[in-house]
Overview:
This is a predicted structure of a 73-nucleotide RNA (transfer RNA) from Parcubacteria group bacterium GW2011_GWA2_40_23. Rfam family: tRNA. By type it is a transfer RNA.
């Protein structure tokens, strides 16, 4: 070149037939303990890789581009 998978919170991944972005860890404050750890409550943190398009309405479709893996010559 060509095919095919993937990019959503700090990490790791869900997200159904387009219709309020969500789980586990993991950070923060609190509880509870003589203390930690474990457990209990509660919070912060995401314009969904980039740009455009379709739609009332896109994380989902559709087109181009970046970057990762893997196959292939």
């Nucleotide at each position: 070149c060509g095919c095919g998978g993937g990019a959503u919170a700090g990490a790791g991944c869900a997200g159904u037939u387009g219709g309020c972005a969500g789980c586990u860890c993991g950070c923060c404050a609190g509880g509870c303990c003589c203390a930690u750890a474990a457990c209990c409550u509660g919070g912060a943190g995401g314009c969904c890789g980039c740009a455009g398009g379709u739609u009332c309405g896109a994380g989902u479709c559709c087109u181009g581009c970046u970057c990762c893996c893997g196959c292939u010559a």